[in-house]
Molecule: Glycine riboswitch aptamer
Organism: Marinobacter guineae
RNA sequence: CAGCGGGAGAGACUGAAUCGCACAGUGAAGCGAUCAGCGCCGAAGGAGCAACUGCCCCGGAAACUCUCAGGCAAACGGACCGCUG
Numbered sequence: 001c002a003g004c005g006g007g008a009g010a011g012a013c014u015g016a017a018u019c020g021c022a023c024a025g026u027g028a029a030g031c032g033a034u035c036a037g038c039g040c041c042g043a044a045g046g047a048g049c050a051a052c053u054g055c056c057c058c059g060g061a062a063a064c065u066c067u068c069a070g071g072c073a074a075a076c077g078g079a080c081c082g083c084u085g
Stems, first nucleotide, its partner, number of pairs: 001085006011038001013037003017034005039072003045068001046066003052059001
């Protein structure tokens, strides 16, 4: 690196918003996406620092901290772990 298997957390939240689907048509209910609002999660990615130094600057790890990004039914994704090549 490739294949296979395992792999957590947190909203199936609200909306008198937009678009589409469905319907012979209208209206209502419904479904999907987007947008907005509020709440929340940490295990893609990203950022921060302790020891270290005579001092300052710089440098400086993580599963810690932050939550920019990402995510909050299932699926997908997923740090990391195992097996095989």